[in-house]
Context: one part of a larger RNA
Molecule: small-subunit ribosomal RNA, 3' major domain
Organism: uncultured bacterium
């Protein structure tokens, strides 16, 4: 100077309290450990690894592990020599590459060559997801959206420093006001950015019959931008106005007006520097190492093992709830090697068939929860839905190992969960369905989008984290 303290003061946080609903008990799904294997590739380890890299492991990816192959190589330049091809057909072999062979066949030219390609040779090379993140770049996580972190000059001090940054207010804020040997500044907060909630106005290939008129009853048509909506460009909120209180300040609290009020709600936005904190497997990158293998290709298996332990989800255990009929209301999205409607067919996943659409016009697309009506009566049940049997779909060269779906029949655990432990303060938790990204095919994972929609906060004594002064 820090930093620490079971020393003090004072201040904030879903930190505790106050309420809700979880995990922890049970099936599964995922991830991780350990084991086991020929291999079960590699990483990431308290918060801040373990539905994490992976936004999707039959093959491919793939980095593992047999097996079989090749060596200037699967890719890149550069010398030499041949040769007009190459590619593509086709045939013999093989598990599959690899290996063997038959065919057809160049441009340009000053005829010297030249370009391009393949082979074949040499060798500099060429690869490498080998190692080191403790040799690094770049980028990321954390503390934390917490208020802080420093600088000029200029004063104190012999000096390391200190002072600006302390004191009193008072804010989310080192945020402002007042005082002060300090006056300034800088990077952080705010604030400029974007999406939402009101209204104006432009402009109408979705919306309206609002007013008319026709109507197959479907805004379909004519017609028209008024609504809704769409998507440009203004307006609006600034403690601006009133009143207490305060110091006659900053602020604060109540009130007015307002669609919205004191940062309106949410996003993005992350200082100085921590943790030798993570990544050499995105990438680049010293050095080390491998060089007929640690490089490259194929086939087939592993990554999906299973006594077990953890984590993080998902259905449930039921009547606020199951199951059946027959009705209603969303947003935001994707769609050409897509989306794929009507209609026919099938119990049904699906088939056939192809309309329409580069999409406000077509499609996916049916929201679901909820309402109505009807049944079920407390039960291991008309809950629950795992296991296993059969018999199909669909996707793909190929579902055995190891997809997903579907129908039929089976119907186990489990009657609300021990110690402990989690999220959440409003359009939130909780609860409902719907989309997308990877994607041939594979979500209970993740990102999104809407519907219905609460309880509670007395207050900081205590727990954990974090500021500022001592």
């Nucleotide at each position: 100077u820090g930093a620490c303290g079971g020393g003090g003061a004072c201040c904030c946080g879903c930190a505790c309290a106050a309420g809700c609903g979880g995990u922890g008990g049970a099936g599964c799904a995922u991830g991780u450990g350990g084991u086991u294997u020929a291999a079960u590739u590699c990483g990431a380890a308290g918060c801040a690894a373990c539905g994490c890299g992976a936004a999707g492991a039959a093959c491919c990816u793939u980095a593992c592990c047999a097996a079989g192959u090749c060596u200037u190589g699967a890719c890149a330049u550069c010398c030499c020599g041949a040769u007009g091809a190459u590619c593509g057909u086709c045939c013999c072999g093989u598990a599959a590459u690899g290996g063997g062979g038959a065919u057809u066949u160049c441009u340009c030219u000053u005829c010297g060559g030249a370009g391009c390609a393949u082979c074949g040779g040499u060798g500099a090379c060429a690869g490498g997801u080998g190692g080191u993140g403790c040799a690094u770049g770049g980028u990321u996580g954390u503390c934390g959206u917490c208020a802080g972190c420093u600088c000029g000059u200029g004063u104190c001090g012999u000096g390391a420093g200190a002072u600006g940054u302390u004191g009193g207010g008072u804010u989310a804020a080192g945020u402002c006001c007042c005082g002060c040997a300090a006056c300034g500044a800088g990077c952080g907060c705010a604030a400029c950015c974007c999406c939402u909630a009101u209204c104006u106005u432009c402009a109408g290939u979705a919306g309206c019959c609002a007013g008319c008129a026709u109507u197959u009853u479907g805004g379909a048509u004519g017609g028209g931008c008024a609504c809704u909506c769409u998507g440009g460009a203004g307006a609006g909120a600034c403690u601006g106005c009133c009143a207490g209180g305060g110091a006659u300040a900053a602020c604060c609290u109540g009130g007015a007006g307002g669609a919205a009020g004191g940062u309106g709600g949410g996003g993005a936005u992350g200082a100085c520097g921590u943790c030798a904190a993570a990544u050499c497997a995105u990438c680049a990158u010293g050095c080390c190492c491998c060089u007929u293998a640690u490089g490259a290709c194929u086939u087939g298996g592993g990554c999906u093992a299973c006594a077990c332990a953890c984590g993080u989800g998902c259905u449930a255990c039921a009547a606020u709830g199951g199951c059946g009929u027959a009705a209603a209301c969303a947003a935001a999205g994707a769609g050409a090697a897509g989306c794929g409607a009507a209609g026919c067919u099938g119990u049904g996943a699906g088939g056939c068939a192809g309309a329409g659409c580069a999409a406000a016009u077509c499609u996916c697309a049916a929201a679901a929860a909820u309402a109505a009506c009807g049944u079920c009566u407390c039960a291991g049940u008309u809950c629950g839905g795992a296991u296993u049997g059969u018999a199909g779909u669909c996707u793909g060269c190929a579902a055995c190992u190891c997809g997903a779906c579907u129908a039929c029949a089976u119907g186990a655990a489990g009657c609300u969960g021990g110690a402990a432990u989690c999220g959440c303060u409003a359009g939130u938790a909780a609860u409902c369905g719907c989309g997308a990204a990877u994607c041939a095919g594979a979500a209970u994972g993740u990102c999104g989008c809407g519907g219905u929609g609460a309880a509670u906060a007395c207050g900081u004594u205590c727990c954990c984290g974090g500021g500022u002064c001592u």